[in-house]
RNA sequence: AGAGUUUGAUCCUGGCUCAGAUCGAACGCUGGCGGCAUGGCUAAAACAUGCAAGUCGAACGAGAAACCAUCUUCGGAUGGCAGACAGUGGCGAAAGGGCGAGUAAUGCGUUUUUAACGUGCCCGUAGGUAAGGGAUAGCUCAAGGAAACUUGGAUUAAUACCUUAUAAUCUCAUCGUGUCACAAGGCAUGAUGAGCAAAGAUUUAUUGCCUACGGAUCGGAGAACGUGCUAUCAGGUAGUUGGUAAGGUAACGGCUUACCAAGCCUAUGACGGCUAGCGGGUGUGAGAGCACGACCCGCCGCAUCGGGACUGAGACACUGCCCGGACUCCUACGGGAGGCUGCAGUAACGAAUAUUCCGCAAUGCACGAAAGUGUGACGGAGCAAUGCCGCGUGAAGGAUGAAUCCCCUUGGGGUGUAAACUUCUGUCAGGGACUAGGAAAAAAAUGACCAAUCCCAGAGGAAGAGCCGGCUAACUCUGUGCCAGCAGCCGCGGUAAUACAGAGGGCUCGAGCGUUGAUCGGAAUCAUUGGGCUUAAAGGGUACGUAGGCGGGCUUGUAAGUAUUUUGUGAAAUCCCACGGCUCAACCGUGGAACUGCAGAGUAAACUACAAGUCUUGAGAUCGGUAGAGGUUGUCGGAACAAUAGGUGGAGCGGUGAAAUGCGUAGAUAUCUAUUGGAACGCCAAAGGAGAAGUCAGACAACUGGGCCGAUUCUGACGCUGAGGUACGAAAGCGUGGGUAGCGAACGGGAUUAGAUACCCCGGUAGUCCACGCCGUAAACGAUGUACACUAGGUACGAGGCAUGCUGACAUGUUUCGUGCUGAAGCAAAAGUAUUAAGUGUACCGCCUGGGGAGUACGGCCGCAAGGCUAAAACUCAAAGGAAUUGACGGGGGCUCACACAAGCGGUGGAGCAUGUGGCUUAAUUCGAAGCAACGCGAAGAACCUUAUCCAGGGUUUGACAUGUAUGGAUUAGCUUCCUGAAAGGGAAGUGACGCGCUUGCGUGGAACAUACACAGGUGUUGCAUGGCUGUCGUCAGCUCGUGUCGUGAGAUGUCGGGUUAAGUCCCUUAGCGAGCGAAACCCCUACUGCUAGUUGCUACCAGGUAAUGCUGAGGACUCUAGUGGGACUGCCGGUGUCAAACCGGAGGAAGGUGGGGAUGACGUCAAGUCCUCAUGGCCUUUAUGCCCUGGGCUGCACACGUGCUACAAUGGUACCUACAGAGCGAAGCAAGACCGCAAGGUGGAGCAAAUCGCAGAAAAGGUGCCCCAGUUCGGAUUGUGGUCUGCAACUCGACCACAUGAAGUCGGAAUCGCUAGUAAUCGCGUAUCAGCUAUGACGCGGUGAAUAUGUUCCUGAGCCUUGUACACACCGCCCGUCAAGUCAUGGGAGCUGGUAGUACCCGAAGCCGCACCAAUUCAGGUGUGUCGACGGUAAGAUCGGUGACUGGGACUAAGUCGUAACAAGGUA
Repeated sequence: AGAGUUUGAUCCUGGCUCAGAUCGAACGCUGGCGGCAUGGCUAAAACAUGCAAGUCGAACGAGAAACCAUCUUCGGAUGGCAGACAGUGGCGAAAGGGCGAGUAAUGCGUUUUUAACGUGCCCGUAGGUAAGGGAUAGCUCAAGGAAACUUGGAUUAAUACCUUAUAAUCUCAUCGUGUCACAAGGCAUGAUGAGCAAAGAUUUAUUGCCUACGGAUCGGAGAACGUGCUAUCAGGUAGUUGGUAAGGUAACGGCUUACCAAGCCUAUGACGGCUAGCGGGUGUGAGAGCACGACCCGCCGCAUCGGGACUGAGACACUGCCCGGACUCCUACGGGAGGCUGCAGUAACGAAUAUUCCGCAAUGCACGAAAGUGUGACGGAGCAAUGCCGCGUGAAGGAUGAAUCCCCUUGGGGUGUAAACUUCUGUCAGGGACUAGGAAAAAAAUGACCAAUCCCAGAGGAAGAGCCGGCUAACUCUGUGCCAGCAGCCGCGGUAAUACAGAGGGCUCGAGCGUUGAUCGGAAUCAUUGGGCUUAAAGGGUACGUAGGCGGGCUUGUAAGUAUUUUGUGAAAUCCCACGGCUCAACCGUGGAACUGCAGAGUAAACUACAAGUCUUGAGAUCGGUAGAGGUUGUCGGAACAAUAGGUGGAGCGGUGAAAUGCGUAGAUAUCUAUUGGAACGCCAAAGGAGAAGUCAGACAACUGGGCCGAUUCUGACGCUGAGGUACGAAAGCGUGGGUAGCGAACGGGAUUAGAUACCCCGGUAGUCCACGCCGUAAACGAUGUACACUAGGUACGAGGCAUGCUGACAUGUUUCGUGCUGAAGCAAAAGUAUUAAGUGUACCGCCUGGGGAGUACGGCCGCAAGGCUAAAACUCAAAGGAAUUGACGGGGGCUCACACAAGCGGUGGAGCAUGUGGCUUAAUUCGAAGCAACGCGAAGAACCUUAUCCAGGGUUUGACAUGUAUGGAUUAGCUUCCUGAAAGGGAAGUGACGCGCUUGCGUGGAACAUACACAGGUGUUGCAUGGCUGUCGUCAGCUCGUGUCGUGAGAUGUCGGGUUAAGUCCCUUAGCGAGCGAAACCCCUACUGCUAGUUGCUACCAGGUAAUGCUGAGGACUCUAGUGGGACUGCCGGUGUCAAACCGGAGGAAGGUGGGGAUGACGUCAAGUCCUCAUGGCCUUUAUGCCCUGGGCUGCACACGUGCUACAAUGGUACCUACAGAGCGAAGCAAGACCGCAAGGUGGAGCAAAUCGCAGAAAAGGUGCCCCAGUUCGGAUUGUGGUCUGCAACUCGACCACAUGAAGUCGGAAUCGCUAGUAAUCGCGUAUCAGCUAUGACGCGGUGAAUAUGUUCCUGAGCCUUGUACACACCGCCCGUCAAGUCAUGGGAGCUGGUAGUACCCGAAGCCGCACCAAUUCAGGUGUGUCGACGGUAAGAUCGGUGACUGGGACUAAGUCGUAACAAGGUA
C1' cells in the first nucleotide's frame, strides 16, 4: 500500500466481498511447563446453608461455672480475684463491599460562584468543668402466648435523663463608626439590654466533657458551556412565570401556602416518543474521526416493588424502623418470620463464565488508654490455554540416499540428513538436601501462602491445527459424475475436477490452530481534513420575500473574535520517554513529558466584528430616446368549414392497401345565391422578438408591467442569496352557468386478424371554447439553481449609440445589451462544453449516497373528488447503471454483384415403373446421413459370400489373425480314403516333409504343432475427448501483420474517400509507409501455327497390283500422332477520363480485352459429417459384445416425400434403304469371318497384351412407303406360357429373348427446379464396380443444335460504407404482463388480547405538620381529628405491541399457460 467481482473487450460511476488489528468471548480439533492478568455480558428473575459490623469493664449496675480464703448443720453460705452470656451507656453501624434497574438531566464532565451554607472523629488557640434531683433497663416475682414476644408488681447504677447557678469574642434586639462590594449586603469594631453550658474515669499520669474562634477534611447549593436518535412528536405549561407576605431549611429558592398580576418555554427544536448510567479511559485509525464504557480510579443512582419518616455531625439508611403490594417459609390457624444487585454456593436461564477453600502474617478500616477483638475489605491458594509474555519437546555428525508410502515418460523422482546408527547436553517435569526473601521505623515476636539456592539420574514424559482454483504462500494421483458435496466474493461438480472426498507432497502459524459473533480499518462508501448533482443517484416548475448566512472604498476608536506572554486548573492510574526491579519478557516501581481543554491577567490592533464619520465604482432614482406575439378588457375583419332556405342537375358520392359500414331518386356528391353559427387566425415568419417560468401571433383602441441605449442630475452600500411562507403555474380533470362549427377519449358499426376490447374506415358523447371557482402536477428540459468577478478568437442576426467618408436610405470602423453557429486553452469517464462554461474563484439555497421492494405502506397536512405533498421497513439480488469500442442483427439507408429476379427454353408437382427415405409391419426387416449442405447419399453392383450385437439354430475358447516366454518331441504341413453331420466341426486309417553337422542314423536348428501363461479380438460406446479427411458459406473478395501516428483505454488508422475492375484489380488523394495469406499469374486440356520425328497412322507426285481397298514399293508434301517453340501484351489507332488507372470504338489477327474449360478454395463459421475407410484417449466386453457355420432378413407394404426413366404422340410412330463420331476397354479377356436358332443365344476359335486385332451395328439426321388425330400402328405397365445365360445354387430374390396380354396416361392444382453458347434441349456411344445383374444410377465421350437478357422496382443470397440497438450462446437474440404451483416477509381487517404514560372521580394505610381534648411535679404521654398522601377501584380516551376469518400488493423459485408490450423505423417511433 491494495485486490476480486457488472463487459465479447474498454474507461467510468457504484455497491458487495477479501487481506489487518482487537475481544470479559463462545464452538471444533489438539494440548508439556511457568509468570502476570481476567472470568454470569443472559433473569435488577428466585434463593437452601455458612460467613460478610462490631467494639469498649479505663462510663454503669448486676453477675453463672471455675479458682482462693473463711465458716459450715457438709445441704451449703459469705468474702475476694478473674470474668462468660445478656442489659444500660458511648462510638461505629451513612465506611468498606455489590450492581447498573431507573435516569437525556434533580445526572455526569470542565470552568466558576456560595457576600446564601454545614461539618462527628482530628489539629491549634482561649476559657470553663459549680450545686442538686427523680427515674429506668437489667436482675427478681407474677401473668398471657404454639411461637415471635408482650404485660404487670417491686428494686438499682451511670459519662443515660432533668432542674438551678455562672458565662463570653456565642445568639438575638436597638443605636453607632470604619472599610469592602454592582446590589440585597459582607467584614471589623464600640455601647446598652435579653438569652444559652458541662461528666466524669483510672494504674496519679493522663484522658474525657462544655463554650467560643480558627484550621484541615468531607459534603450541600447555584451559574456557564458540553452531553444519543427521532419533526411520520409543533406547540407546551395553572405552582405554571413573576411579585408581596408568611412558613420551612444548615442554606438560596414556588421549596410550601395565601393573595395579586398573566406570564414563562419553543424551529439555536420546547413538549412528547425511543434508547442509554456519566467521566478518566479502551479498541481501531496516518490523523480527523468512528465504536465502546468489562477489569482499575472518580461521580451518580439503586438495594424484593411502592410510600414514609425517626435517630444522628452525616441517611430518608443493602445485612435499621413503620405502612401497603407480590412471593417464600413457620404455625397449635389465633398469629408470626424473611429479603445474596456482599463472599462462596444452589437451581433456573443461556453459546457461555470458577471453590459452599486458607488467613487476618501483610495493607487498610471500626472500637479501645492499651493488650487486643472484628473485618468473604484485603492477602493468598484452587479451577478455566480466557488473554498477554517466557521456556521446552533435544544438539552435532550421519548415504549419490535403507525400508514404507506416493508419483512416473518405467529411465527415474519425492518423502530426505529426515530415520536407523555414533557422540554429547541436561532447560522443564521427577527425586533429594537446605532455609535467603515477602518481616518492618530501636529491639523482640509474628508466614495463610509463595519460594530463591545446591545435589542426582536419564533423550527419556512433552505437536498439533488450518490451508494448497484466483484474491493468497502452497500440486499431483485415485474415487465420485450437477450425485455426494464445497463456497468469504467470483464460482467449482453433468467421466480425464490442482475447487467435492481420500492419499502422497507442500505452505502458514505453533501449545496452539481454525470457525462463528462483534468493533474500527481498508470505505475519499456521509467526504471538516476529504465527494458529488448535462447524460451514471442527485438543481426545487418559476419568481417575490421573512428569519438566517454572506457583503464595496477611506478615516478614527473599542478590544468580542484573533495573535502572543503569563498564572491557575486539567485527580491518580492509563498512553509516550528515560532510568530501575523480578535471570529475560509480560508485569511492576521512580522521575519526566503529555493531557491538543477551561478560566484569569498583561500586551498588540493588521484582519473579522462593533461604534462614529465620510466616499461613489455596487444598487436605486431622474431626464431623453427606443424595439417587442409582454399582460388585461373591448370593438371590428376576411378565408375556410358546417348548417338552413332556394335554383341548376340527375346517380352515384364517400372511403381504403383492398373493401365495407355510412350518405343518396323523400334528389345526395357537384355547382350558384342568400342567411346563420362557432372555433382558429394563412402569407408576412426567420438561426426572429417578448416574458420569472408556464407560455405569448388577424387588425384597432383603452389601461398596464418589464427591458435596452444615451446623458451623468440625485441618494449614498440602500446589496446578494434565501429554510419556512406567499404568488404564479401546460395539458388533462372537477364544480356552477353558458356555448358547441370542426376535431374527438368513452361508446356503436365496418374492416384486418388465429384472436384484434388496437393500428385503418364510417359515426359519435364528455371534452376542447367563454365566465367564475378548484386542482398544483409534466421529459414543467438547456435533463445544466441564483448572483458577481476574471479567462483566445472568428462569424451571423436582433435592439441602440458614436466616429469617418461634403450629404445619405449607403459603406467602413468602433462600442453596449440580447440571440445563434464555430472554435483555443482549460475541464470532463467519454460524448462533449468552451465569455450564454460543464473553465478559474466567491456567497447563499436545494438535492444525492447500490439495484429492487417504492415514490409504495402507515401517520400527518391539503383537496369536492381524482389525487397531491411529506415518506419508511421487512425481505431480496451481486449487481443495477453511464459513455465509448468491435462485431452481429434490423419488416434502417446508400452503392454493387450473382440464372437472384425479370426476358426466354425445357422440366418437376398429375400417370405407370425404377430407386432412396419416412412410416407401418416383422423373429429380423443391421448401421449411419436430417433445411439449404440427409433422401439414384456411404453402396464404382445385398441370390450364398458380401453382412455388421439384424434374427433363429448349431459349434468353439490362447482363439480366424500378431508377438513373446517355458516345456515337449518328430508327432507336423500337404495328399488319399472312409464314418458322422445341414455345414462348421468331430473321429479313424494310410502316405508324408526341410536346413546344418556328419561317425548314415544320430545330434541340432528355423518354421509348424501340443500344453500353460502373458495376451489377441470387438463394424461395442463416446464425432460433445481427438487426429486425418470431407461438406457449406464460396472462387465470395476478403482476412491479417510490422513500424509509425491518434486515443486514458477497448481500439482506430493503414483496409476510408474519388474513379475503375471479375477482383482489397489498378490509379489518384491521403498520418500513414510497407508486407503477408487470398484474387491474378505460374500448371493441364482445347482453339492457330513453326520446327523436329514418321509406325501400327497418312497417300499428293512416281511405280506395281487387285473384283475392290495405302494392298505393296516408295514418300514426309498433306491429314494425323506427340515432343518442343511461337502467338495476345490494351501492343497499335481514335475518343472519353484528373497529364492517371481504366473504359468505348476500330484495325490487324485463328483467337481481343480473364479466348473457352479444368485443377487450384484465404482468416474463419456451423461442438456441421465421419470412432462403420484409417488412426487414436477414456469407458465397456473376455467360454463372449470375440471366432466359425446353416437357413432367413437387409427386396417385407393401407400410406407419405425426394430423385429419375418412359410416355401421353404427327417436329410423331412404324417398315425398308443410306451417311457421318469421339473417348474408352480387352488375356481367368475382347472375340472376327462361318454355321444353327424368329430371338436371347449356341457351336467354333482367325486375329489381338492392341494408332495393327476385337468390342463396334453409332443414333438422331437423310430418302421412300404406310398410319390420319383415335386411348390409336400412341403408350407400354401388368399378367400367362415357353425359352436363353451366369452361377455350387435364380423359391423368397437375377438379367435377357419369343409369343400372347395391352393398365394408367390426352401435357398435369398450389407450388417449384435447371440453364446465358457449342450452353439449354435432343441423340446415341463408352467405362468403373462386376460370375451374373436390379444401371432408367454414377462418371466420361462425341453428334445435331436454339431462344432470351444491354434492366435492377421486387423475391433469395453475398460484399463495402453508414445508422440504430436494452443483442454478444450475438434476432432461432433479448424481453414484458396476467393466470396457475410452491416458499417467505409485509400492509389492511369485524374483532380478541397484553403493556406503557397520564387525566377525572372514589377509597384513603403509615407518617410529618396542624388542631382539639384528656392526663401529668419534670422529661415524656394518650385519644380523636384536618390537609397531603402510596396501593387499590371506577370511567373515557391516548399510545405501543401480539393475535385474527378474509383480503391487497411484493420478493424469490432449470425447463407450466396465454399473448408479444419494449429493444432495429421492434414492424402503429

Predicted 3D model of a 1469-nucleotide RNA (small-subunit ribosomal RNA) from a metagenome.
Model confidence (mean pLDDT): 83 of 100.
Rfam family: Bacterial small subunit ribosomal RNA.
RNAcentral holds the sequence, with entries from SILVA.